RNAcentral holds the sequence, with entries from ENA. A computed fold for a 1513-nucleotide RNA from an uncultured bacterium, annotated as small-subunit ribosomal RNA.

[in-house]
RNA sequence: AGAGUUUGAUCAUGGCUCAGAAUCAACGCUGGCGGCGUGCCUAACACAUGCAAGUCGAACGCGAGAGUGGAGCAAUCCAUGAGUAGAGUGGCAAACGGGUGAGUAACACGUGGGUGACCUACCUUCGAGUGGGGGAUAACGUCCCGAAAGGGACGCUAAUACCGCAUGACAUCCUGCUCUUGGAAGAGCGGAGAUCAAAGCCGGGGAUCGCAAGACCUGGCGCUUGAAGAGGGGCCCGCGCCUGAUUAGCUAGUUGGUGAGGUAAUGGCUCACCAAGGCAACGAUCAGUAUCCGGCCUGAGAGGGCGGACGGACACACUGGGACUGAGACACGGCCCAGACUCCUACGGGAGGCAGCAGUGGGGAAUUGUUCGCAAUGGGCGCAAGCCUGACGACGCAACGCCGCGUGGAGGACGAAGAUCUUCGGGUCGUAAACUCCUGUCGACCGGGAAGAACGUUUCGGGGGUGAAUAUCCCCUGGAAGUGACGGUACCGGUAAAGGAAGCCCCGGCUAACUCCGUGCCAGCAGCCGCGGUAAUACGGGGGGGGCAAGCGUUGUUCGGAAUUACUGGGCGUAAAGGGCUCGUAGGCGGCCAACUAAGUCCGACGUGAAAUCCCCAGGCUUAACCUGGGAACUGCGUCGGAUACUGGAUGGCUUGAAUUCGGGAGAGGGAUGCAGAAUUCCAGGUGUAGCGGUGAAAUGCGUAGAUAUCUGGAGGAAUACCGGUGGCGAAGGCGGCAUCCUGGACCGACAUUGACGCUCAUGAGCGAAAGCUAGGGGAGCAAACAGGAUUAGAUACCCUGGUAGUCCACGCCGUAAACGAUGGAUGCUAGCCGUUGGUAAGCAUGCUUAUCAGUGGCGCAGCUAACGCAUUAAGCAUCCCGCCUGGGGAGUACGGCCGCAAGGUUGAAACUCAAAGGAAUUGACGGGGGCCCGCACAAGCGGUGGAGCAUGUGGUUUAAUUCGACGCAACGCGCAGAACCUUACCAGGCCUUGACAUCCCGUGCUAAGCCCAGAGAUGGGUGGUCCCCGCAAGGGGCGCGGAGACAGGUGCUGCAUGGCUGUCGUCAGCUCGUGUCGUGAGAUGUUGGGUUAAGUCCCGCAACGAGCGCAACCCUCGCCUUUAGUUGCCAUCAUUUAGUUGGGCACUCUAAAGGGACCGCCGGCGACAAGCCGGAGGAAGGUGGGGAUGACGUCAAGUCCUCAUGGCCCUUACGGCCUGGGCUACACACGUGCUACAAUGGCGGUGACAGUGGGCAGCUACCACGCGAGUGGAUGCGAAUCCCCAAAAACCGUCCCAGUUCAGAUUGCACUCUGCAACUCGGGUGCAUGAAGGUGGAAUCGCUAGUAAUCGCAGAACAGCAGGCUGCGGUGAAUACGUUCCCGGGCCUUGUACACACCGCCCGUCACACCAUGGGAGUUGGUUCUACCUGAAGACGGUGCGCUAACCGCAAGGAGGCAGCCGGCCACGGUAGGGUCAGCGACUGGGGUGAAGUCGUAACAAGGUAACCGUA
Repeated sequence: AGAGUUUGAUCAUGGCUCAGAAUCAACGCUGGCGGCGUGCCUAACACAUGCAAGUCGAACGCGAGAGUGGAGCAAUCCAUGAGUAGAGUGGCAAACGGGUGAGUAACACGUGGGUGACCUACCUUCGAGUGGGGGAUAACGUCCCGAAAGGGACGCUAAUACCGCAUGACAUCCUGCUCUUGGAAGAGCGGAGAUCAAAGCCGGGGAUCGCAAGACCUGGCGCUUGAAGAGGGGCCCGCGCCUGAUUAGCUAGUUGGUGAGGUAAUGGCUCACCAAGGCAACGAUCAGUAUCCGGCCUGAGAGGGCGGACGGACACACUGGGACUGAGACACGGCCCAGACUCCUACGGGAGGCAGCAGUGGGGAAUUGUUCGCAAUGGGCGCAAGCCUGACGACGCAACGCCGCGUGGAGGACGAAGAUCUUCGGGUCGUAAACUCCUGUCGACCGGGAAGAACGUUUCGGGGGUGAAUAUCCCCUGGAAGUGACGGUACCGGUAAAGGAAGCCCCGGCUAACUCCGUGCCAGCAGCCGCGGUAAUACGGGGGGGGCAAGCGUUGUUCGGAAUUACUGGGCGUAAAGGGCUCGUAGGCGGCCAACUAAGUCCGACGUGAAAUCCCCAGGCUUAACCUGGGAACUGCGUCGGAUACUGGAUGGCUUGAAUUCGGGAGAGGGAUGCAGAAUUCCAGGUGUAGCGGUGAAAUGCGUAGAUAUCUGGAGGAAUACCGGUGGCGAAGGCGGCAUCCUGGACCGACAUUGACGCUCAUGAGCGAAAGCUAGGGGAGCAAACAGGAUUAGAUACCCUGGUAGUCCACGCCGUAAACGAUGGAUGCUAGCCGUUGGUAAGCAUGCUUAUCAGUGGCGCAGCUAACGCAUUAAGCAUCCCGCCUGGGGAGUACGGCCGCAAGGUUGAAACUCAAAGGAAUUGACGGGGGCCCGCACAAGCGGUGGAGCAUGUGGUUUAAUUCGACGCAACGCGCAGAACCUUACCAGGCCUUGACAUCCCGUGCUAAGCCCAGAGAUGGGUGGUCCCCGCAAGGGGCGCGGAGACAGGUGCUGCAUGGCUGUCGUCAGCUCGUGUCGUGAGAUGUUGGGUUAAGUCCCGCAACGAGCGCAACCCUCGCCUUUAGUUGCCAUCAUUUAGUUGGGCACUCUAAAGGGACCGCCGGCGACAAGCCGGAGGAAGGUGGGGAUGACGUCAAGUCCUCAUGGCCCUUACGGCCUGGGCUACACACGUGCUACAAUGGCGGUGACAGUGGGCAGCUACCACGCGAGUGGAUGCGAAUCCCCAAAAACCGUCCCAGUUCAGAUUGCACUCUGCAACUCGGGUGCAUGAAGGUGGAAUCGCUAGUAAUCGCAGAACAGCAGGCUGCGGUGAAUACGUUCCCGGGCCUUGUACACACCGCCCGUCACACCAUGGGAGUUGGUUCUACCUGAAGACGGUGCGCUAACCGCAAGGAGGCAGCCGGCCACGGUAGGGUCAGCGACUGGGGUGAAGUCGUAACAAGGUAACCGUA
């Protein structure tokens, strides 16, 4: 510091996700040691048991028992235990310490102040005092009640308990003066009066007194009163402190005053009276959530999140209320009452409160011991010893966290075994192990063994103080004694021994790390993208590797990355986002000059900012974590002083912003009234006759009752042609005939005036197209709804004929639009050029030019932008103000509020769901987009197919099997150029198992052929025979037989694992590269453009210049000529013959080799002077002369694993091999391709017309004979320019006369023939006989542009035989092409796109099914809150107090005072009634989301086939 993910690719936008750090954690796997920390986040749920607050005998009075000793016969007594234990009175403490975070949004907390409005026990300092009396009471004793807890009556008694009295001020009250202050309740100095105190206890002591106790002196501890301090607290104030406005108004003690009460103290804190205030958009009230802070985590920081441990504050103590005591509480381990719960009970009553430490149950994913000790630190009490202390110190449990250490070190190659991978060679684990040497941390055992301890205390000394004192007491100091839970722990030493100590996660990308096997969209993985459908680096296992390590992963949470809420630090034309527009309030911001002020701002000083934490330095534990000390810092707040540039305030001035005045001209600006003409429709009349109208075509409709057309007249409503224009006006919506009246704004010019009066604008107010609404007019045309006609599979549409609301007017609503420039307003600045509107000025040439101001457009520089684009009318550079955005869907929906008559508008969520949605541009592809062009593509023609019969292939069906493959074009006379056996892969049956075939090893050498037998054959048995070559030999090789194992074998699967080959687009003209240039980039340019071509063919132009694969040419063949050559070919001339037969010849034909020839070369025209095109000449051939071979980059996961090759998988006495027979030849049917026909352009008969390509020895066969014929028997030539196949057939002549025929030949019968081991299933041919359908073929569809179609025959391959198929060959030999509108296919350019698996694309909505969350819902349940009323525990307060009553007064009676009781208002819980609000459930119901390949249609994306979209009905 970034990365992955939207796309075919790109840039940008934008969300989601990851890598980091952290954690009071939990879970999974694993686990050696130690140190330091941490440990109920949930039920503030309920709690058994033990402990957690006591202490003081130096305040006081009581006062046992066990045991021991003694006495007594015994009961019993005495002594000791012991003034002990113990309780009680009294004092202090218990308000601290410890726990928890429920409540609380608050002066609760933080920070800084105030208290002139206050309190403070214990402690410290200072002053004064401590006199003299009195009456009770608990304990205790006796008695009584009760189950208990407890209680009552009577009696006794003490005090530092209680109560008077005395004394008393620097105290309190009253009052005077002075000072401070804004103010006085402050401070100081006075005055007179009033009021209020006390307690003793324990030591020591020489005189004097006293019987003694003691007085007395002295010391200590107390006590009272006052002043001050320290520490602690109360109250008040400024500032800071979560979310929601779908909470907008709240408030009656409420706000203030006066008086009173109350408090330590201010105050409506409380009360009476008076006034009507107080709070709130700078967010009151309400609702939700929440202890707050120091700090902790994260982050570069700013921020964000958190508030567990430690520290400070607050609040709470079963729930609610209340007070008492006290210095302090409304009190966790106190009291009273109410409530819920639990326990005890004799049923009458009682008891209790772990959110103290342990512990239990429960809840939960989850959080420890019912331990030890007061040794240390701290606290309470005490003079002290000391006692108490679950505070605390320790130990224990838990990898919960942080930190440290170890599980060994060195050497060691036969690179062991094993595992794993393998290309079978080897590689890896791997110096790893073994093995050798060494060390000894931790652990184990043995031994030693701390620091933490110093006080206090006691004692022995020394010094000092108090004091009369060498008592005492106090202080300082030295020595000694004595004190440790942890703990025999830390630590140290020794002994033995590598011995006891490694796991977890990951390995597709992000992200470090790869292979094998298994699995086969299964099982599973997954943080995101995504893996898995037979070769998975993504699942599971193994091996290997990577990371971390006593841990490692996962999950949750927080911050970060996220500049993804943007203060630092984002945006709004099209990605989400400018309010429809204007006015304007609050608010925010604001021109120039001067002086003043000092709030903001800046500087300095002081105070504060607790400690801990963080940071720096140093130190202590062996190190570290941890701990200690010091420093810095704590960015804040307050006070004082200073500065004055800027902002603010207040003052004075200025004119440039703004406004006013005057003079002009422009305009569909607005409102009202009137008028006008054209047109449509209707009405009346005339003329006139059969149609009109409408459409793609029609029909509905209108018309013989006279339409349409045409003429005249009339009625009525709405809208204003031409002018008319990216012209004008208006804030926007919007505004269009003419005239008049009323009226708003802008602009130009000019003298002056005011003097910042300005800009923007939340809330608010007004305006606001169309549609729509209310009631009323009006209604010509148009026209939702509706009706009819068409179209269609349907057509609730598009088209047509009609037609009502509405459209129009006036009143009032509505308040929305793609209300758009998808661009808020204002101001300033920043190149230009060209139009146009309005005004002014100047110049002249009098209708032009120039200048300028204000508008409105086009282009364009800088700049900006993701790009497109914007560009003085900014989307540039800046300032100010407002509005708005934060992924898509759900949804502009629901609920609530406000508005509306309604329709609805406005404000405006969540659950859930997805990993995208979206923008701009790019390349393709596509379009029922456009342009240009081509092709037997259409058209023009000729002939077919589709109908028949047959052949052949396919589907289907059948079958034991009918082997397999090929499936639109581009499968279907295709693989198959030839299935009777074989082929053959299929089926049935019979057999073989190292195999029919290859290599290796061992043994063997009676081989094989032939013959015989069994068998369907394979095969088996017998007979037969004693192998061949090289070599002297040994031996080797070949060929067999037998055997074992490696292996063979497979037409088994996968063509979607592949190679090769092939088809197709398409012989279409395209497909690319290098460099350069342009672009952020994908990419573009080149290759586009103008011409031209069959062609990306060529020319020209051009930020391109070149190049490659294609095209063309080079190759073959046919057509002309020449040369060479002349047998087997040829024969013009000469001879010859039946015959080029022979002589002869090589001229010709031909053969087969080499050349020539054609290039728009020549001429004319067109074209751009080009490329080229048109015409002509010449020529055998003319513009590529005809034909062939040749197939670019690529597409179709096209075809082929059954040609071959090949990865992987599968079979191995079988999925291999051999054999016999069968099948591939089946047959209701359907399709493709063909043949033969339907006839006279023909059939039949006759006839010495004429080819070419090819083939031939297991062959072609002349010729002769026989047979009607297929053929057969002889025989000859030829391995072929020599011989043979070889007869060509259409042609020509004759006949038939339109018929199922003298057409056609299927089918069938009989008889033959050929091939072959064998023609039954299942071959070909022949003869005779038989003589089916069929009379030119529906929709539809195919081929062909010239030696072509059509028609005629011939040959060949394979083959024993089998051709209507295929491949070739020649004979005869046409018609037509105007043309490119249309169908199909293709090329180039351009355009749109929501497509990219690319239109066979994408995609919308209803319905059906499943699941999920959610709205409404009669109601129902609960929480919370408000109002009114009822009730009224405890309690304090007030009243009363005739009952009761010790201290004081009084001789007494009695009084004062007090208490109980009673009464009053207040008030908790509770109750009744009615509201608000939140939540749960809810029959039924609404839409939404998600799901596999469901149903119906086709809405959108292309002109998406009716352009789409917005608002409305």